[in-house]
Context: one part of a larger RNA
Formats: sequence, C1' cells, structure tokens
RNA sequence: CUGGGCGUAAAGGGUCCGUAGGCGGUUUUGUAAGUUAGGUGUGAAAGUUCAGGGCUCAACCCUGGAAGGGCACUUAAGACUGCGAGACUAGAGAUGAGCAGAGGUCGGCGGAAUUCCCGGUGUAGCGGUGAAAUGCGUAGAUAUCGGGAGGAACACCAGUGGCGAAGGCGGCCGGCUGGGCUCAAGUUCUGACGUUGAGGGACGAAAGCGUGGGGAGCGAACCGGAUUAGAUACCCGGGUAGUCCACGCCCUAAACGAUGGAUGCUAGGUGUGGGGGGGUAACCCUCCGUGCCGCAGCUAACGCAUUAAGCAUCCCGCCUGGGGAGUACGGCCGCAAGGUUGAAACUC
Repeated sequence: CUGGGCGUAAAGGGUCCGUAGGCGGUUUUGUAAGUUAGGUGUGAAAGUUCAGGGCUCAACCCUGGAAGGGCACUUAAGACUGCGAGACUAGAGAUGAGCAGAGGUCGGCGGAAUUCCCGGUGUAGCGGUGAAAUGCGUAGAUAUCGGGAGGAACACCAGUGGCGAAGGCGGCCGGCUGGGCUCAAGUUCUGACGUUGAGGGACGAAAGCGUGGGGAGCGAACCGGAUUAGAUACCCGGGUAGUCCACGCCCUAAACGAUGGAUGCUAGGUGUGGGGGGGUAACCCUCCGUGCCGCAGCUAACGCAUUAAGCAUCCCGCCUGGGGAGUACGGCCGCAAGGUUGAAACUC
C1' cells in the first nucleotide's frame, strides 16, 4: 500500500461531549473546480509491437511505422459531486400541555438488627465444628427485661421492573438540578442548523495513595486453635489497614451484550414498563423502552433474527501465527503503586 476481517477463532476504544477532517435531505438557477468526450502539444534513445532488411538460421543487430499511462493547453457537455445565490419541510431543533423514574447533588429525619456501656432477673455454662480446640464465663457470662451510646446498611415493597452515556443508582422527606417519553401533528415556529469524530476535554466500579475525621459489623496482613505427611490454605477464635465521611489523587477491570456510533429497509407471535387515542366492557390501534419465541436472510457451528450477528450507506477504533510480552527501552502522566504508548533478539 492492498485484501480480508473484529459475539465465542487475533481484533469494538470503559463511556460521553466535541475540534480538525470525512460524509450528508427536497427543489430552482448560475458556475464549470471535480467528471465525461473530442482536438492539439509533449510523451529522448534503448525496450515493446508491426513491416522490411543484415550476419548460412536463431539469439543478436539495422531501417521505418505504430502504440504509450501521464502532464499541459484548448473546445464541448452540464447528469452527478463541489462552489455561489434563492426556495422548501419529510432530517434536526424549538414552543406549549402532560407523564413515569433507585438519574445526579446537598441537607434533614426514621425504624429493624449487630456491637458496646449501665441497671434488673437468673446460674453454670456459653460459643464453635465433620468432630474438636483455641476463645468467653462464678471478678457472674450465655439467656431475658429496661435504659443509653455509636457506626454502617436500608428487610418486605422488588419485578429477564425503572433510571442513567458508561461506571453505576434502592428507607423516608425537602432544596437545587440533568436527561427521557407522549400529545398538539400532515403542523405553531427555525429552516439541513445533521452525522461521525484523529487530536483534545470531561466522567469513570473495586482496590490503592495523600491530609483530616470516623470506626458498629465485616475484615487482606498478622496471631492463635484445628485439619494434614506438611497446611505459609480451605474450617474455627481473635484481629490491623481497609470498608464509612470531606477534600485531593489514581484511571484500571470478564469497564461484557465479550456485539462502536448514526440512518433507512426486511414475516410474525407472546409477556412486561411508560404515554396517547378509540370502545359500555371484553378489547383494539399507536409511539417509546425492556424480555422471550420465531420467518426470510446470515453464520464454521453455536446461534443472531425490527433491541440483527439480515440488506445497505457514512464515519471512527482495532486485528494480521504462538511464546518472548503488554515485557524492555524511550516519551508522556502519577506522591507512590503504577498507568499509557509499545518493540527486538531468540524460539516453536
């Protein structure tokens, strides 16, 4: 550079916003940059090709003709793309009315339970396991009743339910706030304002880090008890970081639907969440979401199948045998841990 690919074989960036760039609806008109056709010039020689010729033939050589991507100029065409001007409303957005929701953030409040403390009752065990032991308990435990403290998490509701771009979000109330859906609607407004997105920016579970706080339960490390040939484990008794809060970092993941985003098109059936319309009702129609089954089609198969892995177009990311290796070196980032970018020798 080109081809073929990316659910499970290597391969979709963790997610979104967005810069450059790429791509882009209907219609009128202009232009002629792209495009197409013709002409002219150029396109050295050798080479190629055609005809003829020279070495006894051939290779080889000679003469002449032709061809020649491309480039430049020129003439023409005006469909398509571009560019200029104008118009449109089917894309997109706005407006009004309504709706659902664990969407985010801040503050407040509540009950159950565990633990601890105080007091009452009460007495010899409790706890734990496969069985035990360590452990706790006559300085009165376990059990039970009353009171108090504190931290963390919110049973039932709860649902292949809902919301969010992803990570993720679940007691109740309030403040602030983001997004979505439906209807007006063959139409009130703007009039292509769209889409993708290299760089870039923001967000990003858990663990981890910094400073300060907090610490009930749980619990890496650690210490005991068991088990075992051993047991740096699985089981049991303890238990520090941590788990929680504020602020600042880290930036990873089986960050998974292992499936990038956008748009259009391609049988249906059946659940379920939200809205609208019709109907007395049963139920029917419709839009958006979320599941299952299934046709055509696709697939190596498994399976996918209007929520596509089908049929197409556009843009981005990525793959190119296994190991070495997500390593080394260098760069950038980070307080560190490390992250990101990312080889080669060698080897099969």

Notes: Model confidence (mean pLDDT): 90 of 100. A computed fold for a 348-nucleotide part of an RNA from an uncultured bacterium, annotated as small-subunit ribosomal RNA, central domain. The full RNA is in RNAcentral, with records from ENA and SILVA. It matches the Rfam family "Bacterial small subunit ribosomal RNA".